[in-house]
């Protein structure tokens, strides 16, 4: 140069056929229980708002009623080959 994987809250990593984006876990918080902690259990956790509601999946645009998901260009990390 060129071909495959990928890139999603804090952090790990799900979304199946294009249809509720943040399943689950771990982290945090706040509660119980402790003399106190730790462990263990309960509830809570994406941003903005008072709500209504709008944003947000690496970045830009396209296609679609509707995109993490297709399609195009770009940037970045891994791996083959030259």
């Nucleotide at each position: 140069g060129u071909c495959c994987g990928g890139g999603u809250g804090g952090u790990g990593g799900a979304a199946u056929u294009g249809g509720c984006a943040u399943a689950c876990a771990c982290a945090c918080a706040g509660c119980a229980c402790u003399u106190a902690a730790g462990a263990u259990g309960c509830u809570g956790c994406g941003c903005c708002g008072a709500a209504a509601g709008g944003c947000a999946u690496g970045c830009g645009g396209g296609u679609u009623c509707g995109a993490g998901u297709c399609c195009c260009g770009c940037c970045c990390c891994g791996g083959g080959c030259a």